[in-house]
RNA sequence: GAAUAGUAAAGGCAAAACAGAUGAAAAUCUGGGACGCAAAGCUACAGGGUCUAAGUCAGAUAACCGAAAAAUGUUAUUUUGAUACGACAGCCAGUUGCCACA
Numbered sequence: 001g002a003a004u005a006g007u008a009a010a011g012g013c014a015a016a017a018c019a020g021a022u023g024a025a026a027a028u029c030u031g032g033g034a035c036g037c038a039a040a041g042c043u044a045c046a047g048g049g050u051c052u053a054a055g056u057c058a059g060a061u062a063a064c065c066g067a068a069a070a071a072u073g074u075u076a077u078u079u080u081g082a083u084a085c086g087a088c089a090g091c092c093a094g095u096u097g098c099c100a101c102a
Base pairs, nucleotide, nucleotide: 012037013036018031019030020029021028022027035090041095042094043093047092048091049088050087051086055083056082057081058080059078060077061076062075063074064073
């Protein structure tokens, strides 16, 4: 220095319940507590995948406009669908790294 392994030693991280805050939500942060983790370190516009849908587009319904009807348009509702430069790294992945043996 590279590779392998995770028995030891010294340590590290911290799931869920619960509480508070932020957010439209997914979720995040703090406290809390250990389910577990040899990368449960970092990276989300290097890549895949998953989640959410405020907003937007389309649909449906109702009302209005229209002599009437239709078309078009407007407004409202929605139990419909799609959509991420929003979120997830403890899903895969990329990348960096401690100790020991040798």
The RNA shown here (c-di-GMP-I riboswitch aptamer) has 102 nucleotides and comes from Acetobacterium sp. The sequence was found by an Rfam model in a public genome assembly. Taxonomically the source falls in Acetobacterium (Bacteria, Bacillati, Bacillota, Clostridia).